[in-house]
Molecule: transfer RNA
Organism: Hydrothermarchaeales archaeon (SeqCode)
RNA sequence: GGGCCCGUAGCUCAGUCUGGCUAGAGCUCUGGCCUUUUAAGCCGGGAGUCGCGGGUUCAAAUCCUGCCGGGCCCG
Numbered sequence: 001g002g003g004c005c006c007g008u009a010g011c012u013c014a015g016u017c018u019g020g021c022u023a024g025a026g027c028u029c030u031g032g033c034c035u036u037u038u039a040a041g042c043c044g045g046g047a048g049u050c051g052c053g054g055g056u057u058c059a060a061a062u063c064c065u066g067c068c069g070g071g072c073c074c075g
Stems, first nucleotide, its partner, number of pairs: 001074007010027004020058001029045005051067005
């Protein structure tokens, strides 16, 4: 230098192929209930410019494109 894959909540990930709900799950954190206390259980809450920019579109996490970061392979 070339090819392929990945980047979404504090962590692990789904969703992307086939554009359209208000962006989700588990864990973690946190408030309350319960309990002698803790744990467990139950109810609620916080946390996201969907890596960054541009384009297409009525509408983009999703399609196209440049860049950044990571992984594998080729030279």